[in-house]
RNA sequence: CGGGGCGUAGCGCAGCUUGGUAGCGCACUCGCUUGGGGUGCGAGUGGUCGCCUGUUCAAAUCAGGUCGCCCCGACCA
Numbered sequence: 001c002g003g004g005g006c007g008u009a010g011c012g013c014a015g016c017u018u019g020g021u022a023g024c025g026c027a028c029u030c031g032c033u034u035g036g037g038g039u040g041c042g043a044g045u046g047g048u049c050g051c052c053u054g055u056u057c058a059a060a061u062c063a064g065g066u067c068g069c070c071c072c073g074a075c076c077a
Base pairs, nucleotide, nucleotide: 001073002072003071004070005069006068007067010026011025012024013023020057028044029043030042031041032040050066051065052064053063054062
């Protein structure tokens, strides 16, 4: 330098193809359960979807640009 993949809640991930209220598990908070802890049950908090711009009535999803990480190749040594 070229190609590809990834970026979504504290952690691990789905959703993207085919635009239409952002989800799952764990964790966390509260309540019940227990003498207490744990377990179990119920309820709940938490996300500018890496960033910018565009298209659209409407963008996590489509388009352009850009940043970071990973892989492959080329180049140099």